[in-house]
RNA sequence: GGGCUGGUAGAUCAGUUGGUAGAUCGCUCGGUUGGCAAUCGGGAGGCCGGGGGUUCGAGCCCCCCCCAGUCCA
Numbered sequence: 001g002g003g004c005u006g007g008u009a010g011a012u013c014a015g016u017u018g019g020u021a022g023a024u025c026g027c028u029c030g031g032u033u034g035g036c037a038a039u040c041g042g043g044a045g046g047c048c049g050g051g052g053g054u055u056c057g058a059g060c061c062c063c064c065c066c067c068a069g070u071c072c073a
Base pairs, nucleotide, nucleotide: 001072002071003070004069005068006067007066010025011024012023013022019056027043028042029041030040031039049065050064051063052062053061
């Protein structure tokens, strides 16, 4: 320098080929317990790596850039 994969909640990851952003753990509040753990129910938390473009509409499609991993030279 070039190819490929990935970047979404505090963490680990989904998101069905464009149509309201989810799960689990964690956090928090409550039930249950004499208390803790376990368990059950509720809640907060993300404008999706950054910037443009296409579209009525973009996490998803196109372009540029940044970061991580990997391969080639």
Molecule: transfer RNA
Organism: Candidatus Iainarchaeum sp.